[in-house]
RNA sequence: UUCUUAUCCAGAGAGACGUAGGGAUUGGCCCGUAGAUGUCUCAGCAACCAGCCAAAUCAAGGUAUGGUGCUAAUUCCAAUGAACGUUUACGUUCUGAAGAUAAGAA
Numbered sequence: 001u002u003c004u005u006a007u008c009c010a011g012a013g014a015g016a017c018g019u020a021g022g023g024a025u026u027g028g029c030c031c032g033u034a035g036a037u038g039u040c041u042c043a044g045c046a047a048c049c050a051g052c053c054a055a056a057u058c059a060a061g062g063u064a065u066g067g068u069g070c071u072a073a074u075u076c077c078a079a080u081g082a083a084c085g086u087u088u089a090c091g092u093u094c095u096g097a098a099g100a101u102a103a104g105a106a
Stems, first nucleotide, its partner, number of pairs: 001106008013042005021031003025079004043071003048067003051063003075098001081094006
C1' cells in the first nucleotide's frame, strides 16, 4: 500500500513549544493571532487485540498489565440509491460510497 471482517448519535484536557491557516476530499457550516491545526510532556477516556481473573458452550462477564487508538462540533452535516410525507425543494427513515480505528491476510 491492497484485501477481508467489525465498529463509528457514548466517553475523555491541561501545560510547554510554535505560527497561519485548520476541520481527509467537494459543497455547506464551523474553529483560529483572545494563538487554532501541529509537535512534545503529563493527565484522562475507551475496551479493538494480547495478558490476567471469572464463567463453561443454554457461557461469552470483569480487570486495565502490555500493543494500538482517541480526548471541538454524531465520521460536524450532506455526497449514491430507495421508500414515505409534504409546503416541490425540503423533511424523515433505510442504504452504500468515501473516510477513520482495530484485528487478520497478501

Predicted 3D model of a 106-nucleotide RNA (SAM riboswitch aptamer (S box leader)) from Psychrobacillus antarcticus. The model forms 97% of the base pairs in the Rfam consensus. NCBI's taxonomy places the organism under Bacteria, Bacillati, Bacilli, Bacillaceae, Psychrobacillus. Model confidence (mean pLDDT): 85 of 100.